[in-house]
């Protein structure tokens, strides 16, 4: 200056006007509205929709079931050690795999415990003998050779991702871990590390024949269901009839013991209204500590939407990189995924060029 890689921040601000919704305090009266329960009106102050508010894909807070509970079934996780309420999430190492490199992925325990599946090709993927080397036999040719049988062999070659571990040797009639050496596997031992693990050195000729557990399983952690339309309280209305039944029935996850409670189904009537839950929270900023980080500790100042068919707009000036994508709160809260438009940001890498 080109590219690339990692990580932050920022979604406008400041001012006045009008409009909406809520909380706070002051005020108000036989006001309004309505069966009632409650709700509305007046002044002043201060607040009001994201970085994902989306996906409902994990974990929780909270409420009920409810009075504790075990066992089977089932599901999730799956290298180590750390963080957190908790997690399949975060942070840091260990091993793999891309990449020149900054980095960036990983569904990363066990195939030597046992069942299974492996297209095509190819002579054979539950394990070989097509081609080929040896060595003897018949039988043929001028010698070489040719042909058919039997026996040993898997080093060479065909298929293929993988053909009894790998590659150089000894050795042999021809071979072969059949033996050596280096390597790969398995055990054990010392050393360094909290550990996964890495390093050295010793033992072992390896039916432990190739791959797949995101195949069935095996181990080793971990898990109650439902869900704010959950669950309360306050007002007004109401109607009951048939079935079944303590050796039964109902709840308690699928089921099984235990346990609790006395009803359980069907029909068919009455209500649909107000109000809490609703936002001070495992919270957010700022500052200083401790830690590689994740993240934990003290201090400060502050409080930041609560609608209910559903507010959170609009218009002027000023400044400025920015209102253009993506898109709009419904009980709250920590994650992950996905969707995306700019930026005067920052740090690292690789190439060119100049000094």
């Nucleotide at each position: 200056g080109a590219a690339g890689u990692a990580a932050a921040a920022c979604a406008g601000a400041c001012a006045a006007u009008c409009g909406c919704a809520g909380c706070u305090g002051c005020a108000u009266g036989u006001g309004c509205u309505g069966a009632a329960a409650g709700g509305c009106c007046g002044c002043a102050g201060g607040u009001g929709a994201g970085g994902a508010a989306a996906g409902u894909c994990c974990g929780g807070g909270c409420u009920u079931c409810a009075u504790a509970g075990g066992g089977c079934a089932g599901g999730a996780u799956g290298c180590c050690g750390g963080a957190u309420a908790a997690c399949g999430u975060c942070c840091g190492g260990u091993g793999g795999a891309g990449g020149u490199g900054a980095c960036u992925c990983c569904a990363a325990g066990g195939c030597a415990a046992g069942u299974g599946c492996a297209a095509c090709a190819g002579a054979a993927a539950u394990a070989u003998a097509c081609c080929g080397c040896c060595g003897g036999a018949u039988a043929u040719u001028u010698a070489g050779g040719u042909a058919u049988c039997c026996g040993g062999u898997a080093a060479g070659g065909u298929u293929g991702g993988a053909a009894g571990g790998g590659c150089a040797g000894u050795g042999u009639a021809a071979g072969a871990g059949a033996c050596u050496a280096c390597c790969g596997c398995c055990u054990c031992u010392u050393u360094g590390g909290u550990a996964a693990c890495a390093a050295a050195g010793a033992g072992g000729g390896c039916a432990u024949a190739u791959g797949u557990a995101a195949a069935c399983c095996c181990c080793a952690u971990c898990c109650g269901a439902a869900g704010c339309a959950a669950g309360g309280c306050c007002g007004a209305a109401g109607a009951a009839a048939a079935a079944c039944g303590a050796u039964a029935u109902g709840g308690u996850u699928g089921c099984c013991c235990g346990c609790c409670a006395u009803g359980u189904u069907u029909u068919a009537g009455g209500u649909a209204g107000g109000u809490c839950g609703c936002u001070u929270g495992a919270g957010g900023c700022u500052g200083c500590c401790g830690g590689u980080a994740a993240c934990g500790g003290c201090a400060g100042a502050a409080c930041u939407a609560g609608a209910u068919a559903g507010a959170u707009g609009a218009u002027u000036g000023u400044u400025c990189a920015a209102u253009g994508a993506c898109a709009u709160a419904a009980c709250c809260c920590g994650g992950c995924u996905u969707a995306u438009c700019g930026u005067c940001u920052u740090g690292c890498u690789u190439c060119a060029u100049a000094u």